[in-house]
Context: one part of a larger RNA
RNA sequence: GCCAGGGAGUGUAUGUUAGUGGCAAGCUUAAAUAGCAUAGCGAAAGCAAGAGUGCGCAAGCAAUGAGGCACUGGAUAUGAAAAUGUCUAAGUCACUAAUAUAACGACCCGAAGCCAUUGUGAACUACGCGCGGCCAAGACGAAGUCGGGUUGACGCUCGAUGGAGGUCUGCUACCUGUCAUGGCAUGUCCUGUUGGGUGAGCUGCGGGUAGGGGCGAUAGACCUAUCGAACAUGGCAAUAGCGGGUCCCCUCUGAAUUAUCUUUAGGAUAGCUCCAGGCGAGCUUGCAUAUGCGGUAGAGCUACCGAUUAGAAGGUACGGAGUCGAGAGGCUCUCCCUUCUUAUCAAACUCCGAAUGCAUAUGCUGCGUAGACCCUGGGAGUCGGGGGUGUCGGGUAAGCCGGCACUUCGAGACUGUAUGAGCAGUGACUGAGGUUAAGGUCCCCAAAUCCUAAUUAAGUGUAUUGAAGGAAGGUGUCGUCAUAGACAGUCGGGAGGUAGGCUCAGAGGCAGCCAUCCUUUAAAAAACGCGUAAUAGCGUACCGAUUGAGAUGAUGCUUUCCGAAGAUGGACGGGGCUAAAUUAGGUACCGAGACCUCAGCGUACGAUAAGUACGGGUAAGAGGGCGUACUAUGCGGUUAGAAGCUUGGGCCUAAGCUCAGGUCGACUGCAUAGUAGUGAAAAUCCUGGU
Numbered sequence: 001g002c003c004a005g006g007g008a009g010u011g012u013a014u015g016u017u018a019g020u021g022g023c024a025a026g027c028u029u030a031a032a033u034a035g036c037a038u039a040g041c042g043a044a045a046g047c048a049a050g051a052g053u054g055c056g057c058a059a060g061c062a063a064u065g066a067g068g069c070a071c072u073g074g075a076u077a078u079g080a081a082a083a084u085g086u087c088u089a090a091g092u093c094a095c096u097a098a099u100a101u102a103a104c105g106a107c108c109c110g111a112a113g114c115c116a117u118u119g120u121g122a123a124c125u126a127c128g129c130g131c132g133g134c135c136a137a138g139a140c141g142a143a144g145u146c147g148g149g150u151u152g153a154c155g156c157u158c159g160a161u162g163g164a165g166g167u168c169u170g171c172u173a174c175c176u177g178u179c180a181u182g183g184c185a186u187g188u189c190c191u192g193u194u195g196g197g198u199g200a201g202c203u204g205c206g207g208g209u210a211g212g213g214g215c216g217a218u219a220g221a222c223c224u225a226u227c228g229a230a231c232a233u234g235g236c237a238a239u240a241g242c243g244g245g246u247c248c249c250c251u252c253u254g255a256a257u258u259a260u261c262u263u264u265a266g267g268a269u270a271g272c273u274c275c276a277g278g279c280g281a282g283c284u285u286g287c288a289u290a291u292g293c294g295g296u297a298g299a300g301c302u303a304c305c306g307a308u309u310a311g312a313a314g315g316u317a318c319g320g321a322g323u324c325g326a327g328a329g330g331c332u333c334u335c336c337c338u339u340c341u342u343a344u345c346a347a348a349c350u351c352c353g354a355a356u357g358c359a360u361a362u363g364c365u366g367c368g369u370a371g372a373c374c375c376u377g378g379g380a381g382u383c384g385g386g387g388g389u390g391u392c393g394g395g396u397a398a399g400c401c402g403g404c405a406c407u408u409c410g411a412g413a414c415u416g417u418a419u420g421a422g423c424a425g426u427g428a429c430u431g432a433g434g435u436u437a438a439g440g441u442c443c444c445c446a447a448a449u450c451c452u453a454a455u456u457a458a459g460u461g462u463a464u465u466g467a468a469g470g471a472a473g474g475u476g477u478c479g480u481c482a483u484a485g486a487c488a489g490u491c492g493g494g495a496g497g498u499a500g501g502c503u504c505a506g507a508g509g510c511a512g513c514c515a516u517c518c519u520u521u522a523a524a525a526a527a528c529g530c531g532u533a534a535u536a537g538c539g540u541a542c543c544g545a546u547u548g549a550g551a552u553g554a555u556g557c558u559u560u561c562c563g564a565a566g567a568u569g570g571a572c573g574g575g576g577c578u579a580a581a582u583u584a585g586g587u588a589c590c591g592a593g594a595c596c597u598c599a600g601c602g603u604a605c606g607a608u609a610a611g612u613a614c615g616g617g618u619a620a621g622a623g624g625g626c627g628u629a630c631u632a633u634g635c636g637g638u639u640a641g642a643a644g645c646u647u648g649g650g651c652c653u654a655a656g657c658u659c660a661g662g663u664c665g666a667c668u669g670c671a672u673a674g675u676a677g678u679g680a681a682a683a684u685c686c687u688g689g690u
Base pairs, nucleotide, nucleotide: 001690002689003688004687005686006685011104012103013101014100015099016098017097018096019095020094021093022092023091026036027035028034040047041046052071053070054069055068059064073088074087075086076085077084078083107245108244109243110242114235115234116233117232119231120230126209127208129206130205131204132203133202134201135199137169138168139167140165144161145160146159147158148157149156150155174196175195179192180191182190183189184187211227213223214222248625249624250623251622252621253620258270259269260268261267262266271382272381273379274378275377276376277375278374282367283366286364287363288362289361290360291359292358293357298352299350300349306345307344310341311340312339313338314337315336319334320333321332322331323330324329385409386408387407388406389405390404391403392402393401394400414425415424416423429600430599431598432597433596434595435594439590440589441588442575443574444573448587450586451585452584453583454582455581461577462576469562470561471560472559473558474557475556476555477554478553479552480551481550489546490545491544492543493542495519496518497517500514501513502512525540528539529538530537601615602614603613604612605611626679628676629675630674631673632672633671634670635669636668637667644663645662646661647660648659649658650657651656
């Protein structure tokens, strides 16, 4: 792991609600002076209550009309009063179901921990104690002693002897545990290596210290693989707002992750949800109109307020800078003020000001006597939300954080988007046939190698991002010129007064200053450029000829390229495509559980009819069933073969039921009612098997 068996909302007490039943102004009991009810209000003293009138549902021809509603009385408390609060005749007992309980183990399992006991431990280990054992071989050579020398003596000195030491080298034993990319069956191991190795040494046996205690050359180390308080048992089913688990089926409805308080992994109340009951006629979220409300978007600012560009004119008491003056004082600029022109802004500015929105009324629409709206009671779950679109705020930004509205996922299948919880289409009872949606129609892959007109040459593009700037195409609009010949090219002319005057060394169209005329002309500048020292020379403007149809300027739209950088080689989903790309338009077709048609099932309403509507669903609620064990009653089956096991067949929407054969060898089924140790795939579940 698998298989089998076991395995979790139970019991008592006391409330509440619903249902059923008994009796009823009483009920319960063997009985009751006891409990609940029959009267309430008030803190208390205390005081102490209608079968009044009207409307009206069901029903009824009508009158009427149980309950119901309204008004008016009544009781009581407060108050001077007005008035307001509560009340103004159905209970009680039992059973069943649901639910609650600061009562208990309280659905089951799970801590780390706390406490108790004359509980068990020093066989490991820590440190004492008693009796023992062990440490190759060498080196150095302390004190002491002896001898020689020396001295008055003490002493000093030399040579021997001697054998001290937490001494040295080093190897067995022994201890330890430095290093290793070593070894494997991964062990506080082994191997090699390092360190200690006469000492605070190592070690054997015996014996001592015990849990808030021991022992400790101190590491919170060690006290039997257990130590920042051992182990065993008990309190004990400790407690756990935390984690895991919690067992058959179908039908109907169907959430919330919000607010307040406590809190911050949890609760309570409200909201949203389910179920039951009551009342009895209106309700209406959508649309239109009308009347109001408002200060957002936008816009504006000599309309306030606060920012803010450049000028002109005028004024200027004071201030600043400069300047003239001996001084008085003057002048210029600046600052400031006024007017005009000009350029801009605001969440906490507004002279203005929408759309949407909100309120009320009327009408429409939709819903409603098959009972809406509303009211009462009972049961919950929810208190981590996420994504998209729009909008607002924080942030450099984020698959970031915080709001609001709608929406979807959560709790929603199916189709498309290559792939995808939240995007697009669309809300799945079952089966069959058809038509469409989003999206698609060359092949993978169902359907157009469809039609019309353009663009792109970059594999741009083929679902999804590229800037400033630079380069190159296409196309539109407006203007000017043009067969009385435009634009470009080619040929020719481009002159005279004059070298204009001044200046200058020179100045001749062309260093500079001034002026910039006249004539001849088809046209020709007192010259647009190059050039010369100055001339010269070469072009240009301008004119003619030739050629023969468009040329040119401004301003839009659009396409392509560069700009363009990520780590294995690489992605339009792929193949591939010059359309099978892009733009504008058209006609077909494909394509879902959507829509339509047919057949069937269920639920609600209805009458158990006809019919109409509905049938995605987590948490959760409600309803109806299947199956297991036992009890009671009734009816059965069975040695002509029960249960169980096994093989095969059949039936129902499901839990499940049933038939036949084999095996087996003695019990067992159905109906009604009741009781429950009543349903397993999970809990690192428990026990056993394998």
Predicted 3D model of a 690-nucleotide part of an RNA (large-subunit ribosomal RNA, domain II) from a Candidatus Micrarchaeota archaeon. It was read from a public genome assembly. Rfam family: Archaeal large subunit ribosomal RNA. Its Rfam clan is "LSU clan". The family has 91 seed sequences and 2,955 matches in Rfam 15.1. Lineage of the source: Archaea > Nanobdellati > Microcaldota.